[in-house]
RNA sequence: UGAGUCAGCUCAGUGGUCGCGGUGUCCGGCCGAAAGGCCCGCACUGAGGAAAGUCCGGGCUCCGGGGGGAGCGAUGCCGGUUAACGGCCGGUGAAGGCGACUUCAAGGACAGUGCAACAGAAAGAGACAGCCGAGGCGACUCGGCUCAGGUGGAAAGGUGAGGUAAAAGCUCACCGGCGUCACGGCGACGUGGCGGCCCUGCAAACCCCAUCGGGAGCAACGCCGCGGAGGAACAACGAUGCCCCCCAGGUUCCAUGGAGGCGGCUUGAACCGUCCGGCGACGGACGGUCCAGAUAAAUGACCACUCACGACAGAACCCGGCUUACAGGCUGGCUCAGACG
Numbered sequence: 001u002g003a004g005u006c007a008g009c010u011c012a013g014u015g016g017u018c019g020c021g022g023u024g025u026c027c028g029g030c031c032g033a034a035a036g037g038c039c040c041g042c043a044c045u046g047a048g049g050a051a052a053g054u055c056c057g058g059g060c061u062c063c064g065g066g067g068g069g070a071g072c073g074a075u076g077c078c079g080g081u082u083a084a085c086g087g088c089c090g091g092u093g094a095a096g097g098c099g100a101c102u103u104c105a106a107g108g109a110c111a112g113u114g115c116a117a118c119a120g121a122a123a124g125a126g127a128c129a130g131c132c133g134a135g136g137c138g139a140c141u142c143g144g145c146u147c148a149g150g151u152g153g154a155a156a157g158g159u160g161a162g163g164u165a166a167a168a169g170c171u172c173a174c175c176g177g178c179g180u181c182a183c184g185g186c187g188a189c190g191u192g193g194c195g196g197c198c199c200u201g202c203a204a205a206c207c208c209c210a211u212c213g214g215g216a217g218c219a220a221c222g223c224c225g226c227g228g229a230g231g232a233a234c235a236a237c238g239a240u241g242c243c244c245c246c247c248a249g250g251u252u253c254c255a256u257g258g259a260g261g262c263g264g265c266u267u268g269a270a271c272c273g274u275c276c277g278g279c280g281a282c283g284g285a286c287g288g289u290c291c292a293g294a295u296a297a298a299u300g301a302c303c304a305c306u307c308a309c310g311a312c313a314g315a316a317c318c319c320g321g322c323u324u325a326c327a328g329g330c331u332g333g334c335u336c337a338g339a340c341g
Base pairs, nucleotide, nucleotide: 001337002336003335004334005333006332007331008330009329010328012306013305014304015303016302017301018300020046021045022044023043024042025041028039029038030037031036048312052323053322055321056320057319058318059317060217061216062215063214072213073212074211075210076209077091078090079089080088081087092106093104094103095102096101107208108207112206113205114202115201116200128149130145131144132143133142134141135140157175158174159173160172161171162170176198178195179194180193181192182191183190184189221263222262223261224260230254231253232252233251234250240248241247270289271288272287273286274285275284276283277282307310
């Protein structure tokens, strides 16, 4: 310098005018018996890295609940982390890449059942073609073999040598796999020795094993509550309901809760900084900060200047993750190739 890989940060800026939501408030105005409310003014403050999808996990709230099993659902290498997780971190194994690095639903196929289309002779099962021996003039018949061929995603270990009529783990060496022992590791597993000689694949097929899981969700839930309807006590045949008859009726209290209002609502597993422990996820100590809280729902409009000319997008109970969308900009670690010193 070029190519690549893995992380982190950012999401135009400054000033002015007007408007809107929230909080506080000196004075002033209005309403009210008061508590307080409203208006004007002033001060402070007002979206995101994903606020999104609502896919996991938790807090919180109500309902349910004696224990166990079965069922259903989710998860599935090992060790950590956490409030918890299907997340994250660090490892192991496998696969890909020269490499940095990336990806993986990665338990069990001697518990049982099932499936393996087409092709192919044969897919727990075998001989199409072929090789060899014997017989026959020959077509061919009998016997041995499954090495090489062809089919397939997969053909019963691979390579080489010996061996044989021809062959074959039939025998041997190395490699792979399996079992076992020793050592290392908390563990997944790794390394080495020995052994016999090799035992199909699929569980994102049913299934088996282990672990975890009660249901619903802020329109949860709690409080107040005009009217209406319900109940109780006392009073009364009077007033009133156009007229007549019947019927109702007044006062006080209680419970319910449709409209509406208030709470829940934002101080929290919070954020920032420094230090400590840990490879890391993360944990701890100290100091500092308060950072939207609406309910038809605010966060906008205009002007001036600057720039790289501005993507995806909009809180609604709150957090931890995951996933998805996204114009760009900045920074750092590492790898490979080339050049120069």

Background
A computed fold for a 341-nucleotide RNA from a Saccharofermentanales bacterium, annotated as Bacterial RNase P class A. Its mean pLDDT, the model's own confidence on a scale to 100, is 76. It is recorded under the gene name rnpB. The RNAcentral record of the sequence draws on ENA. Rfam family: Bacterial RNase P class A. Gene Ontology terms of the family: dimeric ribonuclease P complex, ribonuclease P activity and tRNA processing. The family's RNA type in Rfam is ribozyme.